The RNA shown here (c-di-GMP-I riboswitch aptamer) has 90 nucleotides and comes from Neomoorella humiferrea. Of the family's consensus pairs, 95% are formed in the model. The organism belongs to Neomoorella, within Bacteria. The RNAcentral record of the sequence draws on Rfam.
[in-house]
C1' cells in the first nucleotide's frame, strides 16, 4: 500500500422508547437513560430518495381563515459518492 471482517483483544458507536425550565415554526437537533443494531453506525449534503414548510409565491375567504407550489431547513443508522482510519488476517 491494496483486498478482506472467518479468529484473537482491547475498545467505539448507540435504533425504537423515555425524560428535559434545552434549540428550532416544523422536520430534526441536543443533553441524560436505553439497547435495536453497526467493521466506518467516523465526518462531508455532491447525486438519488426521504421528512418539514417558517419565510416567499398563487388560490381562496368581506374579515378572520383555508388550500397548493416551493429549502434556502432537515435526515449521513435510506443508497450510491467523496474522505479519513482502530485491531487483525492474507
Nucleotide at each position: 500500500u491494496a483486498c478482506c471482517g472467518c479468529c484473537a483483544a482491547g475498545g467505539g458507536c448507540a435504533a425504537a422508547c423515555u425524560c428535559g425550565a434545552u434549540c428550532g415554526a416544523a422536520a430534526g437537533a441536543c443533553g441524560g437513560g436505553g439497547a435495536c443494531g453497526c467493521a466506518a453506525a467516523g465526518c462531508c449534503a455532491c447525486g438519488g430518495g426521504c421528512c418539514u414548510a417558517a419565510a416567499u409565491c398563487u388560490c381562496u375567504u368581506u374579515u378572520u381563515u383555508g388550500a397548493g407550489a416551493u429549502a434556502c431547513g432537515g435526515c449521513a443508522g435510506c443508497c450510491g459518492g467523496g474522505u479519513u482510519u482502530c485491531c487483525g488476517g492474507u